This is a predicted structure of a 330-nucleotide part of an RNA (large-subunit ribosomal RNA, domain IV) from an uncultured Clostridia bacterium.
Context: one part of a larger RNA
RNA sequence: GCAUUGUUAAGGAACUCGGCAAAUUGACCCCGUAACUUCGGGAGAAGGGGUACCUAAGUAACAUUAGGUCGCAGAGAAAAGGCCCAAGCAACUGUUUAACAAAAACACAGGUUUCUGCUAAAUCGAAAGAUGAAGUAUAGGAGCUGACGCCUGCCCAGUGCUGGAAGGUUAAGGGGAAGAGUUAGAACUUGAUUCGAAGCUUUGAACCAAAGCCCCAGUGAACGGCGGCCGUAACUAUAACGGUCCUAAGGUAGCGAAAUUCCUUGUCAGGUAAGUUCUGACCCGCACGAAAGGCGUAAUGAUUUGGGCACUGUCUCGACAAUGUCCUCG
Repeated sequence: GCAUUGUUAAGGAACUCGGCAAAUUGACCCCGUAACUUCGGGAGAAGGGGUACCUAAGUAACAUUAGGUCGCAGAGAAAAGGCCCAAGCAACUGUUUAACAAAAACACAGGUUUCUGCUAAAUCGAAAGAUGAAGUAUAGGAGCUGACGCCUGCCCAGUGCUGGAAGGUUAAGGGGAAGAGUUAGAACUUGAUUCGAAGCUUUGAACCAAAGCCCCAGUGAACGGCGGCCGUAACUAUAACGGUCCUAAGGUAGCGAAAUUCCUUGUCAGGUAAGUUCUGACCCGCACGAAAGGCGUAAUGAUUUGGGCACUGUCUCGACAAUGUCCUCG
C1' cells in the first nucleotide's frame, strides 16, 4: 500500500446516476392500529409499554398480584422485519436467456373465435402404423386476449374466410368437320408432269366438359382501416352552426406531454431555498384508443419512478485498531 473486519467527535445523504454499500429494526407478552378493499385482507400496518433475581400469596404448571434486591445494561452473549406516502407496469403463486438480462417478457385461471360427428379434426411417417384416446362436442386441435369490475363504437371498398350457383371464362379427356403425306391406277403435252381409290401415317375445327377465377351475398374478439378545405355569434377570441370536396367508413366511450409528446425543461398548480425527474390538471394526441383489447382496480412484486421518517464513515474528512498479504531487513 491492498484486502477483510471493527470503532469513531460534530453534522446526518451535504455522497452519488441512484442511500449503492453500511447502519437502523429484530425474540416473546400487552396495548394500539389509517386510507383503501374483491370484506378475505391491508396488518407484524403505523405507534407505544414490558421482560432479571429474592420473598410471600396464587396456580396442576405457567400466568398474575404485593413487597423487596442488584447492575450502565435483565430477549444482559449468539441467532431473529427498518418503516411510511404517491405513481407506472403486470391481477396473483409460478416460468425464463445453465455461464453479462428475472423483467413490464413467458405462463396463468378467465374470455372469445374457428375447426372436428369418430376410421374425428390436427400431427409424425415412404408405408405399415402411431399420437389424438382406450377420449367422443361439458371432448379434442388451432388462433387471439389474459384475474376481477365497467365496457368493447363505425367501416365488408381491398385481402382472407364461409355460403351460392343463373351467366362468362376454363384442363385432361371425349368428339372427328376439314386438311396433309404415301400410291395401285388413270390421263395426256411422255415429264424432276398432272390427277389419284382403299389402306396406313399425320394435323385437327365445331360440339360435350369439373373445381377454380370473374360474379352474387355474408363475415372484424378475420388481415386491416377509422379525412380535408372555407365561412360564421353585438369587444376580442372561439365556433354549437353552415357550405364544399373526397371516402368503404371518417376515431365513439374512456384515457391523454403518457413505458406513446418531436417542438419540450409545453403551460398552470403542488412538493424544494432552489425540481430537465415526480404528482395533479389542461388538451395544441408530430404519431392513444377499445380482446396486436380501452379505462379502472384491493392484494401481490429480489419490478420501475418520485418523496419522507428513522438510521448511519455514503459524505464534510479524515482518524484509529485487528487479521491476512505485498514490500524491507534478518

Rfam family: Bacterial large subunit ribosomal RNA. Its family is annotated with structural constituent of ribosome and ribosome in the Gene Ontology.